This is a predicted structure of a 344-nucleotide part of an RNA (small-subunit ribosomal RNA, central domain) from Pugionium dolabratum. It matches the Rfam family "Bacterial small subunit ribosomal RNA". Its family is annotated with structural constituent of ribosome and ribosome in the Gene Ontology. The coordinates come from a structure-prediction model, not an experiment, and the mean pLDDT is 86. NCBI's taxonomy places the organism under Eukaryota, Streptophyta, Euphyllophyta, Magnoliopsida, Pugionium. The full RNA is in RNAcentral, with records from SILVA.

Context: one part of a larger RNA
RNA sequence: CUAGGCGUAAAGGGCACGUAGGCGGUUCAUCGGGUUGAAAGUGAAAGUCGCCAAAAAGUGGCGGAAUGCUUUCGAAACCAAUGAACUUGAGUGAGACAGAGGAGAGUGGAAUUUCGUGUGGAGGGGUGAAAACUACAGAUCUACGAAGGAACGCCAAAAGCGAAGGCAGCUCUCUGGGUCUCUACCGACGCUGGGGUGCGAAAGCAUGGGGAGCAAACGGGAUUAGAUACCCUGGCAGUCCAUGCCGUAAACGAUGAGUGUUCGCCCUUGGUCUACGCAGAUCAGGGGCUCAGCUAACGCGGUAAACACUCCGCCUAGGGAGUACGGUCGCAAGACCGAAACUC
Numbered sequence: 001c002u003a004g005g006c007g008u009a010a011a012g013g014g015c016a017c018g019u020a021g022g023c024g025g026u027u028c029a030u031c032g033g034g035u036u037g038a039a040a041g042u043g044a045a046a047g048u049c050g051c052c053a054a055a056a057a058g059u060g061g062c063g064g065a066a067u068g069c070u071u072u073c074g075a076a077a078c079c080a081a082u083g084a085a086c087u088u089g090a091g092u093g094a095g096a097c098a099g100a101g102g103a104g105a106g107u108g109g110a111a112u113u114u115c116g117u118g119u120g121g122a123g124g125g126g127u128g129a130a131a132a133c134u135a136c137a138g139a140u141c142u143a144c145g146a147a148g149g150a151a152c153g154c155c156a157a158a159a160g161c162g163a164a165g166g167c168a169g170c171u172c173u174c175u176g177g178g179u180c181u182c183u184a185c186c187g188a189c190g191c192u193g194g195g196g197u198g199c200g201a202a203a204g205c206a207u208g209g210g211g212a213g214c215a216a217a218c219g220g221g222a223u224u225a226g227a228u229a230c231c232c233u234g235g236c237a238g239u240c241c242a243u244g245c246c247g248u249a250a251a252c253g254a255u256g257a258g259u260g261u262u263c264g265c266c267c268u269u270g271g272u273c274u275a276c277g278c279a280g281a282u283c284a285g286g287g288g289c290u291c292a293g294c295u296a297a298c299g300c301g302g303u304a305a306a307c308a309c310u311c312c313g314c315c316u317a318g319g320g321a322g323u324a325c326g327g328u329c330g331c332a333a334g335a336c337c338g339a340a341a342c343u344c
Stems, first nucleotide, its partner, number of pairs: 004315003007298002012312001014199004021192003025086006033079002035075008048064006089189001091185002093182005101175007108152001113147006123134002160167002204245006213239002218234004256311006264289011293300002318343002326337004
């Protein structure tokens, strides 16, 4: 390399859109490039294989193969091409519906903290136990008032929505996608997708705001042999907002996308139909068991890890190493591509 694989052993790209490419529904006709049948020519000789002559080496004779190419005559299923048509795939329309889908603006209550005023008068706080800390310069507690920031209790669910990351107080504006029903329109317009482009938690970076609580770093008190920790008390960045960058995660279902085929039961979300006492049917999701089948086992099991096909990505013993070098990107941190010597 091939073969074999990728839930957990090495291996699914974080996710999408999409270029080239690959693959692709049904019917009819044409064509004859691929495909396929026959014939002829050619495929020098030597060589190679078989047979014959020969005791052997050799030599000689005959034949085969030479998987190829060219020409001519045919076939027309499949692939390609051209023309015409179809409706089941894809899409559009009409009527309904659900939703924490996204962006912007406004607004609400509870709580923490701080401040002001009143009351009150000795502790408070914290822990396994303490101490540091705080308090007669009046704390904690309590009542009223004010300020400010962040997060949204109950509802709440194995629930819902989104391609993924993710999304939750309430109202308004703008906006994306989806499902169901009717089958009116269109007529293969499809699937995947190397490069490419966009989105992408948290942390981090830049500039300008904001800063209640929490809290890396850091200070103090404990614990301890020590304690650069766990516990306590403080606390700057950060967390929040706007704009720009970064582009990574156990970005996980550790399971790529799409299509078709496959025994049943139970729960649930959103439609439609029939019933209306419960229930039944059917689509599109979300879950729990399970037959067959699969799997090394665990387990998966119509939301497959079953049975098949198409396209992409990736793997090939451990360490060295996601390192070095080089390149691209980035303000930086670093990211992406990514070895070898050596060693077992």